[in-house]
Context: one part of a larger RNA
RNA sequence: UGACGGGGACCCGCACAAGCAGCGGAGCAUGUGGUUUAAUUCGAAGCAACGCGAAGAACCUUACCAAGGUUUGACAUCCCCUUGACAGAAGCAGAGAUGUUUCCUCCCCUUCGGGGGCAAGGGAGACAGGUGGUGCAUGGUUGUCGUCAGCUCGUGUCGUGAGAUGUUGGGUUAAGUCCCGCAACGAGCGCAACCCUUAUCAUUAGUUGCCAGCAGGUUAAGCUGGGCACUCUAAUGAGACUGCCGGUGACAAACCGGAGGAAGGUGGGGAUGACGUCAAAUCAUCAUGCCCCUUAUAUCUUGGGCUACACGCGUGCUACAAUGGUCGGUACAAAGGGAAGCGAAAGAGUGCUCUGGAGCAAAUCCUUAUAAACCGAUCCCAGUUCGGAUUGUAGGCUGCAACUCGCCUACAUGAAGUUGGAGUUGCUAGUAAUCGCGAAUCAGAACGUCGCGGUGAAUGCGUUCCCGGGUCUUGUACA
Repeated sequence: UGACGGGGACCCGCACAAGCAGCGGAGCAUGUGGUUUAAUUCGAAGCAACGCGAAGAACCUUACCAAGGUUUGACAUCCCCUUGACAGAAGCAGAGAUGUUUCCUCCCCUUCGGGGGCAAGGGAGACAGGUGGUGCAUGGUUGUCGUCAGCUCGUGUCGUGAGAUGUUGGGUUAAGUCCCGCAACGAGCGCAACCCUUAUCAUUAGUUGCCAGCAGGUUAAGCUGGGCACUCUAAUGAGACUGCCGGUGACAAACCGGAGGAAGGUGGGGAUGACGUCAAAUCAUCAUGCCCCUUAUAUCUUGGGCUACACGCGUGCUACAAUGGUCGGUACAAAGGGAAGCGAAAGAGUGCUCUGGAGCAAAUCCUUAUAAACCGAUCCCAGUUCGGAUUGUAGGCUGCAACUCGCCUACAUGAAGUUGGAGUUGCUAGUAAUCGCGAAUCAGAACGUCGCGGUGAAUGCGUUCCCGGGUCUUGUACA
């Protein structure tokens, strides 16, 4: 100087407390351990691995296994020889890779000898290739402490020195934020602000958006003329700064209250992550040193596996019901996506879906319909008109192909489950809870992920305690 303390002081955080909803019990989905297996590819491991890499394993992917093939190779450059092809079509053998046969079949220059280009086949070797090893050789990227308020430097001063001071102290703040004081005076990286979004208004613009007034028109409808007032869209501005008032304070910084205001003291949210810590993660995104393989640890193909199942754990979904289930009626979004696409009307079907093909590269057309809510009816507390697992049958869709191993529909079947032990998680407001909608990936395949809106709470006395963190101080057989 640090680190540590079941030392001290102060402060903060959904850390506790106060509340709400969960998890832990059930069924299923998914990940993981274990076990099994020819293989169940590999990685991730307290927080910070476990719906993680994977924004999507039937083939492919695919790295694993079995079997069948190839060896200058599936891919790149160079040399020599041969051929004029290669590609494409068809037949045969084969699980296919592949092998074989037939058809078809190059260009330019030329002294007609040939030369050049391109492509294929053959050959020799340089080489290719490796998702093989090492993340404890590395770059890059990422997690975490933590959006915590810290981490440092120059000069000066003090100390023999390591170092100290500044950065400590008194206040204050979300903040090393600001003020005051001070052997310090300044400065840098962080904080804040600048950026995006949301909340208000103005201006500009007015189609594909909108419809107040005028006219036409319909069963109905901005449907039409017309208009750009309003909504909205999207560009530019304004607006919030403790600016104003009162009080407290040290005459400071600041704090408390008030006015005005759409918004008030960082308005809400996002992006943004200092010096460093964990030999943290990643050689399987990529790059790369060294080591290793080179008729194989490379490469092609078919099939299988990654989907196994006495069991343990994590994360979710659905429930156990009456604040509910079922049936009928009826209302209101936002944000996205669309051409190998979205697909309307109309028709068929109980339904999945099919036929159909209008319109739309989209503020125009489609997705589009909503859901919870609301109004009625019924059920009457039951393992039920709760719950839907499982299984059978019949269909639908995608796709060469749904057996291993997809999703959906209908009918039948109707399991566990009556609110869950010890323990444990999230959340302070448009939040929790609850309800649907969309997108990426994607031929198909979400209960996951990422977004969008609808309805919309309770509680917060407080900081004794648990956990984590910050500052000062103290002790130390630790570095």
Description:
RNAcentral holds the full RNA, with entries from ENA and SILVA. This is a predicted structure of a 479-nucleotide part of an RNA (small-subunit ribosomal RNA, 3' major domain) from an uncultured bacterium.